This is a predicted structure of a 348-nucleotide part of an RNA (small-subunit ribosomal RNA, central domain) from a metagenome.
Its mean pLDDT, the model's own confidence on a scale to 100, is 86.

[in-house]
Context: one part of a larger RNA
RNA sequence: UUGGGCGUAAAGGGAGCGUAGGUGGUUUGUUAAGUCUGAUGUGAAAGCCCGCGGCUCAACCGCGGAGGGUCAUUGGAAACUGACAAACUUGAAUACAGCAGAGGUAAGUGGAAUUUCAUGUGUAGCGGUGGAAUGCGUAGAGAUAUGAAGGAACACCAGUGGCGAAGGCGACUUACUGGGCUGAUAUUGACACUGAUGCUCGACAGCGUGGGGAGCAAAUAGGAUUAGAUACCCUAGUAGUCCACGCCGUAAACGAUGAGUGCUAAGUGUUGGAAGGGCUACCUUUCAGUGCUAAAGCUAACGCAUUAAGCACUCCGCCUGAGGAGUACGGUCGCAAGGCUGAAACUC
Numbered sequence: 001u002u003g004g005g006c007g008u009a010a011a012g013g014g015a016g017c018g019u020a021g022g023u024g025g026u027u028u029g030u031u032a033a034g035u036c037u038g039a040u041g042u043g044a045a046a047g048c049c050c051g052c053g054g055c056u057c058a059a060c061c062g063c064g065g066a067g068g069g070u071c072a073u074u075g076g077a078a079a080c081u082g083a084c085a086a087a088c089u090u091g092a093a094u095a096c097a098g099c100a101g102a103g104g105u106a107a108g109u110g111g112a113a114u115u116u117c118a119u120g121u122g123u124a125g126c127g128g129u130g131g132a133a134u135g136c137g138u139a140g141a142g143a144u145a146u147g148a149a150g151g152a153a154c155a156c157c158a159g160u161g162g163c164g165a166a167g168g169c170g171a172c173u174u175a176c177u178g179g180g181c182u183g184a185u186a187u188u189g190a191c192a193c194u195g196a197u198g199c200u201c202g203a204c205a206g207c208g209u210g211g212g213g214a215g216c217a218a219a220u221a222g223g224a225u226u227a228g229a230u231a232c233c234c235u236a237g238u239a240g241u242c243c244a245c246g247c248c249g250u251a252a253a254c255g256a257u258g259a260g261u262g263c264u265a266a267g268u269g270u271u272g273g274a275a276g277g278g279c280u281a282c283c284u285u286u287c288a289g290u291g292c293u294a295a296a297g298c299u300a301a302c303g304c305a306u307u308a309a310g311c312a313c314u315c316c317g318c319c320u321g322a323g324g325a326g327u328a329c330g331g332u333c334g335c336a337a338g339g340c341u342g343a344a345a346c347u348c
Stems, first nucleotide, its partner, number of pairs: 004319003007302002012316001014201004021194003025088007033081002035077007042069001049065006091191001092188004096183004103177007110154001115149007125136002162169002206247006215241002220236004258315006266293012297304002321348003330341004
């Protein structure tokens, strides 16, 4: 390479937007680039293959034929693909009426709790553990009451509930704002899908500058435990955690399952709509999500099963024995930490 794969064996990019490219709905007409077909030309000889013949056979040699092409020119066909023209409405989008939601950003507000401070009451312990000790306390702690300050997080509601592309999002109010679902018409008329490079977003930790700092808590100190204890337990405690702006760009970034479209038994929960029947409980149908059980089918098995890992198509990413190694070198990005790209020798 041919081929085979990617839930768990190696393998789905962390997620989106989108350029080139690839692919693309229905009908009619034209064209004839792809496609199919005829003719002509050319495709040297030798060789290969087939037939016949010559050396006594064979090797070898001679003659004839066939074959060999992304080929060129020219004639034709028009189903499919393409191109052009015209049209369509089912894909897609827009307008309208509703609906649900921790979707996002900013500002403001609230209560519970922890801590600290002040004051009152009050007296000897408190705290902590398996048991202790370090620690706090007669300079009045802990407890209790009132008041104040400040920071962070939002109990109950809460739900295999909701929203978001993913990361993620949970007190309340207001402002601005994104997306989705349903319904019935109307409008545009293929405007679509995917997407290398690129751009944007992207938990935690970490970095820079300036704030903030209640609780928690890497590091650190002390007390224990232990043979030791650079740990687990305890008392303290700094970065950090919080805010603004700027970086970083990684995660078991997981459904370990790329995106889109169509098709393929059922049953039962639940969320948000709509229609009909009953108009009280509810029932039937349907659309969009989110769970469970399970048929066909698939799978090495486990399991998946209309939310597919089934049956198909389109496009992208990725894999090719284990270690060496996500290392070295080079390049590139970054303030750094480090990220991305990414080998080989050698060993088995």
The RNAcentral record of the full RNA draws on SILVA. Its Rfam family is "Bacterial small subunit ribosomal RNA".